[in-house]
RNA sequence: AAACCAUCAAGAGCGGCCGAGAGAUCUGGCUCAGUGACGCCGCAGCAACCAUCGAUGAUCAGCAGGAUGUCUUUCCUCUGACCUGAAGAUAAGGUGCUUCCGCCAGAACCGAUGGAGC
Numbered sequence: 001a002a003a004c005c006a007u008c009a010a011g012a013g014c015g016g017c018c019g020a021g022a023g024a025u026c027u028g029g030c031u032c033a034g035u036g037a038c039g040c041c042g043c044a045g046c047a048a049c050c051a052u053c054g055a056u057g058a059u060c061a062g063c064a065g066g067a068u069g070u071c072u073u074u075c076c077u078c079u080g081a082c083c084u085g086a087a088g089a090u091a092a093g094g095u096g097c098u099u100c101c102g103c104c105a106g107a108a109c110c111g112a113u114g115g116a117g118c
Base pairs, nucleotide, nucleotide: 004115005114006113007112008111013043014042015041016040017039021032022031023030025107026106027105028104029103044098045097046096048095049094050093051090052089053088057083059081060080061079062078064077065076066075067074102110
């Protein structure tokens, strides 16, 4: 890098620098932009993934208890282990994000972010 999984209608800005387009690509629109967009830096913020706790459910174990019982069987409860891990909460870090539904529609082995793995 490709492939896989998940998410992309919510949320969240100020300052400095730069100086012309930007919104991934193409087409048609639309929005923002010398009242300085986009990008970079600083601080701040938001909360998506990675962490922990956590209801529930499954499996296994038990010289635990109860019922049943010809066949030391079956069922229920309890305890422990392990897996699952809703809503929500919490701490720090790694990223990410902080105009408009990924801006809208169409096209495409579409794009972005995170995770796991390599």

The RNA shown here (SAM riboswitch aptamer (S box leader)) has 118 nucleotides and comes from Arthrobacter sp. Its mean pLDDT, the model's own confidence on a scale to 100, is 77. Its Rfam family is "SAM riboswitch aptamer (S box leader)". About the family: The SAM riboswitch is found upstream of a number of genes which code for proteins involved in methionine or cysteine biosynthesis in Gram-positive bacteria.